Notes
A computed fold for a 1487-nucleotide RNA from a Spiroplasmataceae bacterium, annotated as small-subunit ribosomal RNA. Its Rfam family is "Bacterial small subunit ribosomal RNA". Its family is annotated with ribosome and structural constituent of ribosome in the Gene Ontology. The source organism's lineage runs through Bacteria, Mycoplasmatota, Mollicutes, Entomoplasmatales and Spiroplasmataceae. The coordinates come from a structure-prediction model, not an experiment, and the mean pLDDT is 81.
RNA sequence: AGAGUUUGAUCCUGGCUCAGGAUUAACGCUGGCGGUAUGCCUAAUACAUGCAAGUCGUGCGGAGUGUUUUUAACAUUUAGCGGCGAACGGGUGCGUAAUAUAUAUUUAAUCUGCCUAUAUGACUGGAACAACCAUUAGAAAUGAUGGCUAAUACCAGAUAUGUUGUUUUUACAUAAGUAUUAAUAAUGAAAGGAGCGUUUGCUUCGCGUAUAGAUGAGAAUAUACUGUAUUAGUUAGUUGGUGGGGUAAUGGCCUACCAAGACAAUGAUGCAUAGCUGACUUGAGAGAGUGAACAGCCACACUGGGAUUGAGAUACGGCCCAGACUCCUACGGGAGGCAGCAGUAAGGAAUUUUUCACAAUGGGCGAAAGCCUGAUGGAGCGAUACCGCGUGAUCGAUGAAGGUUUUAGGAUUGUAAAGAUCUGUUGUAAAAGAGUAAAAGCUAAAAUAGGAAAUGAUUUUAGUUUGAAAGUAUUUUACUAGAAAGCCACGACUAACUAUGUGCCAGCAGUCGCGGUAAUACAUAGGUGGCGAGCGUUAUCCGGAUUUAUUGGGCGUAAAAAGUGCGAGGGUGGUUUGAUAAGUUUAAAAUUAAAAUGCAAGUUUCAAGUUUGCAAUGUUUUAAAAACUAUCUCGCUUGAGUUUAAAAGGAGUUAGCAGAAUUCUGUAUGUAGUGGUGAAAUACUUAGAUAUACGGAGGAAUGCCGAUAGCGAAAGCGGCUAACUAUUUUAUUACUGACACUAUAGCACGAAAGCGUGGGUAGCAAAUAGGAUUAGAUACCCUAGUAGUCCACGCCGUAAACGAUGAGUACUAGACAUUAUAUUGUAGUGUCGCAGUUAACACUUUAAGUACUCUGCCUGGGUAGUACGAACGCAAGUUUAAAACUCAAAGGAAUUGACGGGGACCCGCACAAGCGGUGGAGCAUGUGGUUUAAUUCGAUGAUACGCGCAAAACCUUACCAAGGUUUGACAUCCUAUGCAAAGUUAUAGAAAUAUAUUCUGAGGUUAACAUAGUGACAGGUGGUGCAUGGUUGUCGUCAGUUCGUGUCGUGAGAUGUUGGGUUAAGUCCUAUAACGAACGCAACCCUUUUUCUUAGUUGCUAACAUUUAGUUGAGUACUUUAAGAAUACUGCUAACGUAAGUUAGAGGAAGGAGGGGAUGACGUCAAAUCAUCAUGCCCCUUAUGCCUUGGGCUACACACGUGCUACAAUGGUUGGUACAAAUUGUUACAACUUCGUGAGAAGUAGUGAAUCACAUAAAACCAAUCUAAGUUCAGAUUGAAGUCUGCAACUCGACUUCAUGAAGCUGGAAUCGCUAGUAAUCGCAGGUCAGAUAUACUGCGGUGAAUACGUUCUCAAGUCUUGUACUCACCGCCCGUCAACUCAAGGGAGCCAGGAGUACCCGAUAUCUCACCAUGUGUGGGACUACGGUAAGCUUGGUAACAGGGAGUAAGUCGUAACAAGGCACGGGUAGCGGAAGCUGUUCGUG
Repeated sequence: AGAGUUUGAUCCUGGCUCAGGAUUAACGCUGGCGGUAUGCCUAAUACAUGCAAGUCGUGCGGAGUGUUUUUAACAUUUAGCGGCGAACGGGUGCGUAAUAUAUAUUUAAUCUGCCUAUAUGACUGGAACAACCAUUAGAAAUGAUGGCUAAUACCAGAUAUGUUGUUUUUACAUAAGUAUUAAUAAUGAAAGGAGCGUUUGCUUCGCGUAUAGAUGAGAAUAUACUGUAUUAGUUAGUUGGUGGGGUAAUGGCCUACCAAGACAAUGAUGCAUAGCUGACUUGAGAGAGUGAACAGCCACACUGGGAUUGAGAUACGGCCCAGACUCCUACGGGAGGCAGCAGUAAGGAAUUUUUCACAAUGGGCGAAAGCCUGAUGGAGCGAUACCGCGUGAUCGAUGAAGGUUUUAGGAUUGUAAAGAUCUGUUGUAAAAGAGUAAAAGCUAAAAUAGGAAAUGAUUUUAGUUUGAAAGUAUUUUACUAGAAAGCCACGACUAACUAUGUGCCAGCAGUCGCGGUAAUACAUAGGUGGCGAGCGUUAUCCGGAUUUAUUGGGCGUAAAAAGUGCGAGGGUGGUUUGAUAAGUUUAAAAUUAAAAUGCAAGUUUCAAGUUUGCAAUGUUUUAAAAACUAUCUCGCUUGAGUUUAAAAGGAGUUAGCAGAAUUCUGUAUGUAGUGGUGAAAUACUUAGAUAUACGGAGGAAUGCCGAUAGCGAAAGCGGCUAACUAUUUUAUUACUGACACUAUAGCACGAAAGCGUGGGUAGCAAAUAGGAUUAGAUACCCUAGUAGUCCACGCCGUAAACGAUGAGUACUAGACAUUAUAUUGUAGUGUCGCAGUUAACACUUUAAGUACUCUGCCUGGGUAGUACGAACGCAAGUUUAAAACUCAAAGGAAUUGACGGGGACCCGCACAAGCGGUGGAGCAUGUGGUUUAAUUCGAUGAUACGCGCAAAACCUUACCAAGGUUUGACAUCCUAUGCAAAGUUAUAGAAAUAUAUUCUGAGGUUAACAUAGUGACAGGUGGUGCAUGGUUGUCGUCAGUUCGUGUCGUGAGAUGUUGGGUUAAGUCCUAUAACGAACGCAACCCUUUUUCUUAGUUGCUAACAUUUAGUUGAGUACUUUAAGAAUACUGCUAACGUAAGUUAGAGGAAGGAGGGGAUGACGUCAAAUCAUCAUGCCCCUUAUGCCUUGGGCUACACACGUGCUACAAUGGUUGGUACAAAUUGUUACAACUUCGUGAGAAGUAGUGAAUCACAUAAAACCAAUCUAAGUUCAGAUUGAAGUCUGCAACUCGACUUCAUGAAGCUGGAAUCGCUAGUAAUCGCAGGUCAGAUAUACUGCGGUGAAUACGUUCUCAAGUCUUGUACUCACCGCCCGUCAACUCAAGGGAGCCAGGAGUACCCGAUAUCUCACCAUGUGUGGGACUACGGUAAGCUUGGUAACAGGGAGUAAGUCGUAACAAGGCACGGGUAGCGGAAGCUGUUCGUG
């Protein structure tokens, strides 16, 4: 000091969460020692038992006890009288928001026991009451009557320089006064105790009075001191005065009378909560939170009230009364108060021993010894906190074993262990043993002052005596590594990683989030990290959080400027003179308790702790200064205002007038439609509409001008004229002299809708009705139509009332336009734009810039502008305005994409223009479905379906049935055996296989083969293409996709790659903050078209010769073959153009890429394939492996795709005649001959092929026939007979011959291909292959068209731009009702409980007062009052049938409101309507 989390990414706003520190803590796991602290936060709940306040015999009488020298003396005990104490000490925090506390001040308005100092006094008398004795009541507690007695108990008198009252003198003074003089009245004490001495007595302790001090206490004043305004008015002794009373003392403290005040938005009163402070925690600080322990103050002592005693109490361990509770009782009455220390019960997450001692410190009493002291000092229990120590140290590698892991080599645990040496803190045992002890007392001695002396007082010396903790701290000796480590975490934040198990399960989680078969996130293990006698969790507080912002934030769009103005109080305020000194500044003093914190030292071996010193923000007083603010004061004119002269305007109110249009109406003309829509219909119309012409009526609104023009505070204002009212601007003279700015409360104005009363009603038009649309249509569209819209008066008080921008003042570049005025200028209204600002967008003299003043408002989203309460309103509703609960986001601006039933441009057999098909029929083939023992598996929108399969009868084959086999059909290794292995034959069997052995056969023996055994392993077309490689499809042969450097931007990103042209093309040119480059495009490659060169055999044949025949000679010109070259580049001409290039032309075999092919950018679809192959993981292992036979993949109601053949005359049939190219061939192609109608058969030449063969090309052409028909079309299906291949043709092959002769007469909706040697049509060949289902696929040539105006529409692609709430990217996102479950809160007939008061009734004890008897305090009356009671309300909380809304919950229902022009632009206000989102009217906003 920051970090995580909104997004595809970015910047911002903004919340949530984490890392730190702390605690009177608790819980979980674990636990060696010591020191110092600390320990009922809850029930101020109830308490058993013990103790916590006594002491004094030197105040008094009495009664005992002990000893002795026993009529007595000495010592000692104490029930009672009496004195002091019991008001301290100790506990708790109920109450209390001020009779509290803190700080400061005052007391001239006061008191003060014991203590200190000074002064002085202490005289004379008297009467009782306890104890005790006697009698007596009661269960007890406790008494009653009579009698005796003492005092430092009580009473009377004397004494006064005192006190109090009255009068009085003088001095001082601040209001009341202080000191002082004199007179008069009243008022006081214990001749006491003890000691000494014997005298005049002295000493000491007490006592009275006075003064002063000290200590303690009372009272008063000011300031500070929690929340709430959804508490706004409160108060009747209340506020003040006079007289009186009362008190220690001021005072309405009390009382009588008089006055009517007092407090309050600077928050009274009420309600809720709370002891306050020093301080403690945290924080850089300012602050925020807290008020345990320690210390100061206050309050309380079972609840409420009351006084007494006393110096002091309204009294924790005292009294009286009332009440609740508990206990005792003989039922008549009594007793009690742990919020003292221990302890018990209860409550609770939770908090200790019924301990020791007065040795120390302190307190009470006493002359003292001493006694008392649960204060205190100690110990015990608790890791509750802080601090310290230990659990060993040094060596120790073949880096043991074991564990974990592994790529099987190793790595790691790890110098860790073992082992060796050492130490002994701690521990165990034993021994020694400090300090806390000082004083007082006692004994002895001495000194000092006073005294006649003694006692005594003070001081000194010597001796003596006192320790709970505790034989503790500490020290020494001996002994042994022996007895002593855990907890949490390891995805990021956050230091630390692997394996196994699990498989959206179990679980984790502070936030984000992990888990659906390879989980570093769950569980376990190994390892690692952190802290360590602790560690983690939970709870709470501060911090981080500048997230309430004084320091130190904001408000155009993120939350946030009230709709606008006026405005008492408040805040702020131009300039000048003098004064004052409140603020301000400086200096000094006092205070700020101690402790604590900080600093510096000392000390405990260190530390925590403890001791000492210093500092320490506040408050008060005194003195000084006079700039600034303030107050008073002399002035000023620039702010503000008034006056004068001009000017402007849809500014307001009232009255009158005007023309155009709509509608209605009268008359006329006129005839069949009109109207309306995307298209229609409802509607109007032969009772005459619509249309046209001329009259009339009525209401509302004001065309053109008209404009980012004007006016107004805003809302708002628009025909013309007049009257009245207000404003603004400019110029200029004079005047006032700060009169100003802002604005809580308050007052006024305030669109539309809406409300009330009365008018008015032409048009428009919520509601409503009808017609359409639609799946529906409570809508959009249409036809009607009522409130309303208009006027008057009165309410309402809200809008996207917006510039989403409060008002005022000053300052800060320019440019342009426009309004007012005559110009510069001034005052407005706008556009651009620098500096500056901003998260960005943007703003920019009309600020969102730079500053100042004042006001309002904001603090995550939802709940909610809602509930409750209050005010206002006729109502609708408005204003004010929460919480529980819930989420981790919601949001702003901008960016890249994608998308749009947005826009612009462009392209493609995309459409259009054409040609031919498919879809109808039969068949072939593939798929789905169904069936089956099996119909193996995969592909399945485009991008599956004549696809994998360039060949399923067996094999293939993966499927099914049956039969076999188990180290295996195949690979490597080991052991043993065999000599052959192998073949042939026979038997059984469906075969695999099993059995038998005649025969054939050998010298190769570390080999190879076979058999048997053994396990490592083989094997798997088993799973996962969503774990993968490789390969492939598709967008798409579309023109795109990127990078480096630079520049711009906070950034994501942009630029480049955009613009203007051009191209098939991101092709090229040009412009240009870009300049270059890469992958694509193009080119390079193959083929084809032309020419040339070379080469001519098996090719070719022009000339010559020859032949049936290029057959042969010959030739190599041509064709052709196959090698190499050439050719085309907008090169040339013209037009256009800056250029690129385009158009036309020439030449040329070919012309603008000449045609075709191969070639497929970055990427998309978790696209396809684990069954080509390879491969991770998982699975099977006498089987999911392997072998065999048979079957199946060929099934068949049906549906779809792709094809073939047709439906015929552009044809069929028959006969005849022509012309190819490119392949292929030795288990092959096979000429030719013979046989067969034919498929084919039997022979067989030639050819490993430019030589031979397959091999007749077919359409075409010539001729004949058929004549419009289910045919001489078509050929399915079926019967019979055959051929061929092959172990095998039944399931299940092809072909041939004869016979049979089905559907079909050009095909609905829809849909496919093709732009030239193309479509269409015709045949040929090849691969696979024994054969074949090929009509498929791959090639080859023959014949050979039509059409393209063009880009509006459909589909697909590209570029730019725009909108977006989408980014899994429109197959997106998303709204509301209904249904289900859960949760919290509000309302609610009521019910229950509490709180504070009001009025009245009652009236304990006590106090005050009066009277009576009477001198004891008794009786009675009155005033006041606690408790209790009655009555009606107020207020708070709990609970509740029921009904309504809200929030949440992977896959419910209905629609589709919003986001794109979201398919009717959306939204604000208001009103009506509707299952729901919503729709419609009206006005407003542009978001």